Source information: Transfer RNA from Candidatus Magasanikbacteria bacterium RIFCSPHIGHO2_01_FULL_50_8, 73 nucleotides, folded computationally. The sequence is in RNAcentral, with records from ENA. RNAcentral records the identical sequence in 2 taxa. Its Rfam family is "tRNA". It is annotated as a transfer RNA.
RNA sequence: CGGGCUAUAGCGCAGUUGGUAGCGCGCAUGCAUGGGGUGCAUGAGGUCGUGGGUUCAAAUCCCGCUAGCCCGA
Numbered sequence: 001c002g003g004g005c006u007a008u009a010g011c012g013c014a015g016u017u018g019g020u021a022g023c024g025c026g027c028a029u030g031c032a033u034g035g036g037g038u039g040c041a042u043g044a045g046g047u048c049g050u051g052g053g054u055u056c057a058a059a060u061c062c063c064g065c066u067a068g069c070c071c072g073a
Stems, first nucleotide, its partner, number of pairs: 001072007010025004019056001027043006049065005
C1' cells in the first nucleotide's frame, strides 16, 4: 500500500427479504424457604462504532472515516 471479516444492552451473541431491536448470563423488585442456595414472575437497561446518502421508512442498501483481527505485497 491492496483485499477480506468484525463493530448491536454490563458481558457473550442473534437479527436471512428494509417495516415496533431480541435471546442467554448478569442486575433490580416480588413470591416460594426460618435463612442461604435454587426456582418462578415482573421490570430496568440500546443515539445498533462514527459522518453522510438513498427511501414514506435503514441495525439491514450505498459511500467515506475510526478501531480490532486475518490474508497478500